[in-house]
RNA sequence: CUUAUUAAGAAAGGCAGAGGGAUAUGGCCCGUUGAAGCCUUGGCAACCAACAAUGUAAAUUGAGAAGGUGCUAAUUCCACCCUGGCAUGAUAGCAGGGAAAGAUAAG
Repeated sequence: CUUAUUAAGAAAGGCAGAGGGAUAUGGCCCGUUGAAGCCUUGGCAACCAACAAUGUAAAUUGAGAAGGUGCUAAUUCCACCCUGGCAUGAUAGCAGGGAAAGAUAAG
C1' cells in the first nucleotide's frame, strides 16, 4: 500500500504498584476491593494453513480446533468531520447513514 472484517463471543492466578480506555480536545467510564506492563493456566473466535465435498481451474461450501496469528470491560466506550430524519419558536435532545483514523488477518 491492497483486500476483508470491525453490534457477537471469551477469565482466573502470580509478580508489580498508579495509572488506563490508540492519538488532540470534550464527555463518560475502569482503577489501591490493585491500573499499565510481564508470566502461567484457561477460554473465545475461525483470518491463514491443513482436512472433506463440488469444480478443468479460479473459487465456493462444510466440519473440526492438534498448527501460525488474534482477541478475552463498555459498539473500535461515545462524540469530535460530512449528511439526511424526528423533535423545538430556536437550541438542547433522540435514533440513523457515510467518511476519516485505528485494530486484526492475509498478501

Predicted 3D model of a 107-nucleotide RNA (SAM riboswitch aptamer (S box leader)) from a soil metagenome. Of the family's consensus pairs, 97% are formed in the model. Its Rfam family is "SAM riboswitch aptamer (S box leader)". From the family's description: The SAM riboswitch is found upstream of a number of genes which code for proteins involved in methionine or cysteine biosynthesis in Gram-positive bacteria. The prediction has a mean pLDDT of 82. The RNAcentral record of the sequence draws on MGnify.